[in-house]
Molecule: Guanidine-I riboswitch aptamer
Organism: Pseudonocardiales bacterium
RNA sequence: GUGAGGCGCACCUAGGGUUCCGUCGCUGUCCGCAGUGGGUCUGGACCGAGAGGUGCAGGCGGGCAGUGCGCUGCCCGCUCCACGGCGGGACAAAAGCCCGGGAGGC
Numbered sequence: 001g002u003g004a005g006g007c008g009c010a011c012c013u014a015g016g017g018u019u020c021c022g023u024c025g026c027u028g029u030c031c032g033c034a035g036u037g038g039g040u041c042u043g044g045a046c047c048g049a050g051a052g053g054u055g056c057a058g059g060c061g062g063g064c065a066g067u068g069c070g071c072u073g074c075c076c077g078c079u080c081c082a083c084g085g086c087g088g089g090a091c092a093a094a095a096g097c098c099c100g101g102g103a104g105g106c
Stems, first nucleotide, its partner, number of pairs: 008056005015047002020044002022041001023038006058079009081101001083104001087099003
């Protein structure tokens, strides 16, 4: 200098909008509810982080036990760092989602 890896999954959080439910306003009403508007409605539900959390799996190292000597099981430890647009994309819609550990910067 170049390339690869820095990963995957689940649950959750910051955050996010408004299909559905609820809620609020208005209108109608046979008073059961229906229609319509509001996310500048706390919510249920939903989406949700590379640079947030936890766990699992995986990887590496060590110990013990077993072994058909190829490995297998259990336990312990490590698994770091990380500034960042504009624009575009999906679902009803938006976003710290995806493009993206991208462009760029240091």